Transfer RNA from Elusimicrobia bacterium CG1_02_37_114, 73 nucleotides, folded computationally.
RNA sequence: GCGGCGGUAGUUCAAUUGGUGGAACGUCAGCUUGCCAAGCUGAAGGUUGCGGGUUCGAAGCCCGUCCGCCGCU
Numbered sequence: 001g002c003g004g005c006g007g008u009a010g011u012u013c014a015a016u017u018g019g020u021g022g023a024a025c026g027u028c029a030g031c032u033u034g035c036c037a038a039g040c041u042g043a044a045g046g047u048u049g050c051g052g053g054u055u056c057g058a059a060g061c062c063c064g065u066c067c068g069c070c071g072c073u
Stems, first nucleotide, its partner, number of pairs: 001072007010025004019056001027043005049065005
């Protein structure tokens, strides 16, 4: 330098190939317990790496760009 895969909640990952962005763990509150842990219930938390484009509508399509991994040279 070229190609492939990936970047989404604090963390690990989904989202059925364009139609309200979720789960688990974690955090907070409540219940339970003599206390803690465990368990149960609820809540908060997201400019989907960044900037544009297409579209009525983009996490998913197109262009550029940054980062990580792998391969080739």
It matches the Rfam family "tRNA". It is annotated as a transfer RNA. About the family: Transfer RNA (tRNA) molecules are approximately 80 nucleotides in length.